This is a predicted complex of two RNAs, RNase P RNA and transfer RNA, with 404 nucleotides together. Rfam match: Bacterial RNase P class A.
RNA sequence: CGGGUGCUGUGGCUGCAUUCUUGAAUGCAGCCGAGGAAAGUCCGGGCUUCACAGGGCAGGAUGCCGGCUAACGACCGGCGGAGGCGACUCCAGGGAAAGUGCAACAGAAAUAUACCGCAGGGAUAUCCCUGUAAGGGUGAAAUGGCAGUGUAAGAGACUACCGCCCGGACGGCAACGCCCGGGGCACAUGUAAACCCCAUCCGAAGCAAGACCAAGCAGAGGCGAUGAGGUGGCCCGCUAAGCUUCAGGUAGGUUGCUUGAGGCAGUCGGCGACGACUGACCCAGAUAGAUGAUCAUCCACGACAUAACCCGGCUUACAGUCCU
RNA sequence: GCGGGCGUGGCGGAAUUGGCAGACGCACCAGCCUUAGGAGCUGGCGGGUAACCGUGCAGGUUCAAGUCCUGUCGCCCGCA
Numbered sequence: 001c002g003g004g005u006g007c008u009g010u011g012g013c014u015g016c017a018u019u020c021u022u023g024a025a026u027g028c029a030g031c032c033g034a035g036g037a038a039a040g041u042c043c044g045g046g047c048u049u050c051a052c053a054g055g056g057c058a059g060g061a062u063g064c065c066g067g068c069u070a071a072c073g074a075c076c077g078g079c080g081g082a083g084g085c086g087a088c089u090c091c092a093g094g095g096a097a098a099g100u101g102c103a104a105c106a107g108a109a110a111u112a113u114a115c116c117g118c119a120g121g122g123a124u125a126u127c128c129c130u131g132u133a134a135g136g137g138u139g140a141a142a143u144g145g146c147a148g149u150g151u152a153a154g155a156g157a158c159u160a161c162c163g164c165c166c167g168g169a170c171g172g173c174a175a176c177g178c179c180c181g182g183g184g185c186a187c188a189u190g191u192a193a194a195c196c197c198c199a200u201c202c203g204a205a206g207c208a209a210g211a212c213c214a215a216g217c218a219g220a221g222g223c224g225a226u227g228a229g230g231u232g233g234c235c236c237g238c239u240a241a242g243c244u245u246c247a248g249g250u251a252g253g254u255u256g257c258u259u260g261a262g263g264c265a266g267u268c269g270g271c272g273a274c275g276a277c278u279g280a281c282c283c284a285g286a287u288a289g290a291u292g293a294u295c296a297u298c299c300a301c302g303a304c305a306u307a308a309c310c311c312g313g314c315u316u317a318c319a320g321u322c323c324u
Numbered sequence: 325g326c327g328g329g330c331g332u333g334g335c336g337g338a339a340u341u342g343g344c345a346g347a348c349g350c351a352c353c354a355g356c357c358u359u360a361g362g363a364g365c366u367g368g369c370g371g372g373u374a375a376c377c378g379u380g381c382a383g384g385u386u387c388a389a390g391u392c393c394u395g396u397c398g399c400c401c402g403c404a
Base pairs, nucleotide, nucleotide: 001320003298004297005296006295008292010033011032012031013030014029015028016027017026018025019024020023035304039315040314042313043312044311045310046309047206048205049204050203054236055235056234057233059202060201061200062199063198064078065077066076067075079093080091081090082089083088094197095196099195100194101191102190103189115136116135117132118131119130120129121128122127144162145161147159148158149157163185164183165182166181167180168179170177171176210255211254212253213252219246220245221244222243223242229239230238231237262281264279265278266277267276268275269274299302325403326402327401328400329399330398331397334350335349336348343387352368353367354366355365356364370377371376380396381395382394383393384392
C1' cells in the first nucleotide's frame, strides 16, 4: 500500500416529470457512498446536560529532564541504569535517616544476634565466663568492598583506593556530567507493581447525551417552600416545584448529524514529534439499519474485516506487494 | 454505551496479609473381592529417563508470583 474496470441492485443529495391526501409517494437523469484497522473500548479531547461545575473528604491516575499537543498514561529528543563483541534493544526511572507491615525454609541469629572458629581467663577430657563479625557454615539477604597498619585475637580503631553522604567550582535550560575538598560511614539490609509520604493532574454523566413537534389516555393515593426533587460516592454550597406509587395511554417524526484540532499537494522552520504559509478540494450519514456468498472481464487471483456523534493515540487481527 | 467478574490435571473445584501448586469430589488405570458384571475395599493418577517445566498468553516487580502490576486473548453477568 491493501485488487482494477464495467453492468445491475441498493442508501443519500440535487434537478425534472406525474399523482394526490400539499408534503409525501412513484418514475427518470446526474453526483456521492466504509477501514487501516470502521475492531477491542485501553487512555486523551471536542460536543451536550447538570452552578459553564464552586469548597472539602474519599477515590483514581501519573511519577528522571526538556519538548510537542486541543489534551494525554500517546509521541519526539536527551539523561541515568540494565543487556549485547557490536549495530542496537529494554526500563512504572520520586521517597526506605516520617511511621507501620512483611522477609517462608535453612541458620546460633533476619534487624536482632556468638553455632563453629580465633584470643584471654577460670576450671581441668567433656565445661563455664569474657572479647571478637578476620575466617567457616546457613540463606536471596549477615554490620560497605579491598589492601595494609594495628591488636591477646579482632574491629573504620587508623591509613590509601573504590563506594556512599555533604560542600564548592566548571559545562549543560534541565535531568545530569566532570573535577576539587571534607566526613570514617551515623540512621545500620531489602521491599512502596505492601500500607504509606511527597508532587502534579482528574467535577459527573454520556448522542439511548440533549432540544423540539405530533398522536393518545382516566383517574386514585402519598410526600413537598419547616425545601420534595436535581446537582458525583459522602458532607457543604447552589438550585427551586414538583416528586413518587398504582392504574391508563403511546411505540411516530424532526433535530443533534457531519466543513472537520478535515484530508491532499507544494514551499519553509525544526535533529525529531510537530508547526507555519499558499493552493485547489468536499469525501457515507443509515435508523431494523445502504455496497451483494450477484454478473462480466483483466491481472500479481485478493487476507483481516463493515461506519452508527466526532476526532488524537494505543493495542489486537491480517493474504500479498514495496521500502528501510 | 456504561459497569463488574472469571480463566488452576480429562471435568468440577481448593490453595489469597506472596513462602513446598494441585486439597476434596467425579472420571480413568491397576489390584483384591465375585462363576461373571456392578457395588465395595486398597493403591495410582499433569508432562519429562532426569535435570527440570507446568495456574489462558506475553512481559515486569520481588530472594520468591496461582496470588502483586502492565498489556493482551477468550468467556460470563448486570444496567440503560